Predicted 3D model of a 73-nucleotide RNA (transfer RNA) from Chelonia mydas. Lineage of the source: Eukaryota > Metazoa > Eumetazoa > Amniota > Chelonia. Its Rfam family is "tRNA". Rfam describes the family as follows. Transfer RNA (tRNA) molecules are approximately 80 nucleotides in length. RNAcentral holds the sequence, with entries from Rfam.

[in-house]
RNA sequence: GGCUCCAUAGCUCAGGGGUUAGAGCAUUGGUCUUGUAAACCAAGGGUCGCAAAUGCAAACCUCGCUGGGGCCU
Numbered sequence: 001g002g003c004u005c006c007a008u009a010g011c012u013c014a015g016g017g018g019u020u021a022g023a024g025c026a027u028u029g030g031u032c033u034u035g036u037a038a039a040c041c042a043a044g045g046g047u048c049g050c051a052a053a054u055g056c057a058a059a060c061c062u063c064g065c066u067g068g069g070g071c072c073u
Stems, first nucleotide, its partner, number of pairs: 001072007010025004018056001027043005049065002052062001
């Protein structure tokens, strides 16, 4: 340098055009307990890596950039 895959909550990931973006773990509060843990209930937390394009509508499709993994030279 070329090809390819990935980037979504603090972490691991789902969602692959259709109108409030989700799960588990973690965090916080509560119930319970002599206390802690566990269990149960509830809550908070996201400009979907950045910027454009297409489209009535983009986390999703297309182009570019950034970062990471792999292969080739």